[in-house]
Context: one part of a larger RNA
RNA sequence: GCCGGCGAGUUACGAUUACAUGCAAGGUUAAGAUAAGCGGAGCCGUAGGGAAACCGAGUCUGAACAGGGCGAUUUAGUAUGUAGUUGUAGACCCGAAACCAGGUGAUCUAUCCAUGAGCAGGAUGAAGUAAAGGUAAAACUUUAUGGAGGUCCGAACCAGUAAACGUUGUAAAGUUUUUGGAUGACUUGUGGAUAGCGGUGAAAUUCCAAACGAACCUGGAUAUAGCUGGUUCUCUCCGAAAUAGCUUUAGGGCUAGCGUCGUGAUUAAGCAUAAUGAGGGUAGAGCACUAAUUAUAUGAUGGCUUCAUCUCGAAGUACUGAAUAUAGAUAAACUCCGAAUAUCAUUAUUGUAUGCACGGCAGUCAGUCUAUGGGUGAUAACGUUCAUAGGCGCGAGGGAAACAACCCAGACCAUCAAUUAAGGUCCCAAAAUUUAUGCUAAGUGGGAAAGGAAGUGUAAAUCCUAUAACAGCUUGUAUGUUGGCUUAGAAGCAGCCAUCAUUUAAAGAGUGCGUAACAGCUCACAAGUCAAGGAUUUAUGUGCCGAAGAUUUAACGGGGCUAAAGCAUAAUACCGAAAUUAUGGAUUUUCUUUAUUUUUAAAGAAAGUGGUAGGAGAGCGUUCUAUACGAAGUGAAGUUAAACCGUGAGGAUUAAUGGAUUGUAUAGAAGUGAGAAUGCCGGC
Numbered sequence: 001g002c003c004g005g006c007g008a009g010u011u012a013c014g015a016u017u018a019c020a021u022g023c024a025a026g027g028u029u030a031a032g033a034u035a036a037g038c039g040g041a042g043c044c045g046u047a048g049g050g051a052a053a054c055c056g057a058g059u060c061u062g063a064a065c066a067g068g069g070c071g072a073u074u075u076a077g078u079a080u081g082u083a084g085u086u087g088u089a090g091a092c093c094c095g096a097a098a099c100c101a102g103g104u105g106a107u108c109u110a111u112c113c114a115u116g117a118g119c120a121g122g123a124u125g126a127a128g129u130a131a132a133g134g135u136a137a138a139a140c141u142u143u144a145u146g147g148a149g150g151u152c153c154g155a156a157c158c159a160g161u162a163a164a165c166g167u168u169g170u171a172a173a174g175u176u177u178u179u180g181g182a183u184g185a186c187u188u189g190u191g192g193a194u195a196g197c198g199g200u201g202a203a204a205u206u207c208c209a210a211a212c213g214a215a216c217c218u219g220g221a222u223a224u225a226g227c228u229g230g231u232u233c234u235c236u237c238c239g240a241a242a243u244a245g246c247u248u249u250a251g252g253g254c255u256a257g258c259g260u261c262g263u264g265a266u267u268a269a270g271c272a273u274a275a276u277g278a279g280g281g282u283a284g285a286g287c288a289c290u291a292a293u294u295a296u297a298u299g300a301u302g303g304c305u306u307c308a309u310c311u312c313g314a315a316g317u318a319c320u321g322a323a324u325a326u327a328g329a330u331a332a333a334c335u336c337c338g339a340a341u342a343u344c345a346u347u348a349u350u351g352u353a354u355g356c357a358c359g360g361c362a363g364u365c366a367g368u369c370u371a372u373g374g375g376u377g378a379u380a381a382c383g384u385u386c387a388u389a390g391g392c393g394c395g396a397g398g399g400a401a402a403c404a405a406c407c408c409a410g411a412c413c414a415u416c417a418a419u420u421a422a423g424g425u426c427c428c429a430a431a432a433u434u435u436a437u438g439c440u441a442a443g444u445g446g447g448a449a450a451g452g453a454a455g456u457g458u459a460a461a462u463c464c465u466a467u468a469a470c471a472g473c474u475u476g477u478a479u480g481u482u483g484g485c486u487u488a489g490a491a492g493c494a495g496c497c498a499u500c501a502u503u504u505a506a507a508g509a510g511u512g513c514g515u516a517a518c519a520g521c522u523c524a525c526a527a528g529u530c531a532a533g534g535a536u537u538u539a540u541g542u543g544c545c546g547a548a549g550a551u552u553u554a555a556c557g558g559g560g561c562u563a564a565a566g567c568a569u570a571a572u573a574c575c576g577a578a579a580u581u582a583u584g585g586a587u588u589u590u591c592u593u594u595a596u597u598u599u600u601a602a603a604g605a606a607a608g609u610g611g612u613a614g615g616a617g618a619g620c621g622u623u624c625u626a627u628a629c630g631a632a633g634u635g636a637a638g639u640u641a642a643a644c645c646g647u648g649a650g651g652a653u654u655a656a657u658g659g660a661u662u663g664u665a666u667a668g669a670a671g672u673g674a675g676a677a678u679g680c681c682g683g684c
Stems, first nucleotide, its partner, number of pairs: 001684006011089013026044003032038001048055002058070004092230002095227001099220006110194009119184001121153003124149001128145006157181003162177004196212001198208002205214001233619006243256005257364002259361006270352003273348006284337001285335002290331002294327005302319001303317005367392010397408003412585004417581003423575003426559003432572001434571006445561001451545002455542010472529005478502003483497003508523001512521002586609010620673001622670010638657005644651002
């Protein structure tokens, strides 16, 4: 891992609701005992009020004959059974870490006690002593001797430094090489001591029998678990919530909200739509208030300057800027105004069938995305937080390549039928290489901004133009004059001032380059040549640049596409879903008809039949019991196989195997259904 077996809402006693049955203002027995009658003790109901005494259709409060509270004036209970739920019990099953009690452990290990044992070899050479030297005597020196030391090197022994190997190991801590101690606070044998609210500890929460911040064993004990996991057959009807309030509450709960089932009443309240009416202060708008605010004009108060100065002051002002006027203009906490929606009410020969109350049973309290209106954030987030709607959640099918949330559309079943939706129709791949008119040249389409550009289509405005435009080419572009000033110089062209006049077809006291300054080139302007459109601007369609990234082309799903298979406008066909239709079938609810014994059956019509949590209903199968009827060695159960029947759980039949039990009907009772629990046991 697979296969097989086992494996989870039970039982007792109460409560409550529904249903069934009996009796009914009553109902009923318990223990016990019996053939039966018995047993009326007791319990519930028939009356309530009060804390109670107590009173009683009343009573309590109270001084009260008041007021008020709870009652009566309205009759249904009770016993048993079944089902749902609930309380107390282990209470659907498995699962802690822990807590407490009583015991067992120091053969491991920590420390201690008693008594024994062990430590090759080599090195160093303390004190002391002896001799000699030395001294007044000492001290001292030298040479010998001597053999100290938690001394040195290094085996046994003890330890465990580093690395490699080992990591389903040789080993639940090892092996190899290497390393530390090795006469000591050394190592070790045997016996003994200390025990868990404890011991021991050269101290690390270390050790106390391979897991010690409190050992192990047994018991309390099925501890508790607002937590995780699991919870076994079928079909039918309906079908949620992820919100509010409170909560030592936030992943739990209670009540309400939303679901389901039953009952009931007025009898139709509900919902949708329309009309009419009502309140409002949002969107918008506005500046009349409040606050903020721009420009201009006038300009108070104050400042500054000048004059005056004994005092009163006067004039000016590129300072300040109240207030007023005109124009502009902002606001969630501004409003002279002011919608649409929404809400409430009334009405309706409108449409639909809900709504309400009571009772049984729930689940839900982590939501999510999209669109719209807001807050928050950065007018960031698949962000966060409200509101309204939709989907997903609990929703399959078609489209979006793939893709809970987007678009279309709500799946009772069957069909090798038809029509469509979204979306599509060159090939992959069902259907147009369809029609008409334009656009795009960028593979734009098939990713992006500010910004940039004689890309290109369309529409428009203004201006020039056969008295010749625009562009090109040829020619001229002069004189007073080197204007005046400045300057070393300044001659059109460093700078300042002025910017006239003349000759002309035209020519600036000069547009740019240039020179030290001149010179030189060029432009404006004009003539000729040429010959027909040219210049500027606006709006709009569509392209271009801007455009660099990390596994692989990778920014059309791919191939591939250019008078498209791209874009825009218009048109006609077709494809395309579980939508709609057609045919057949099943089933639910309501209504009608017929039959029938309450009830049920048949037919018809209408409306339905996606579904998690969850509510309600109807069934299948297993084991055992009772009754009835059976089957079986002429072969039971079980097993294997098969194209049979049933909407399903399931049920037959035949053959083989097997070798002794077993079925059907009606009731009853449950150890009653497995694929999941890191489930348990067994096999492979």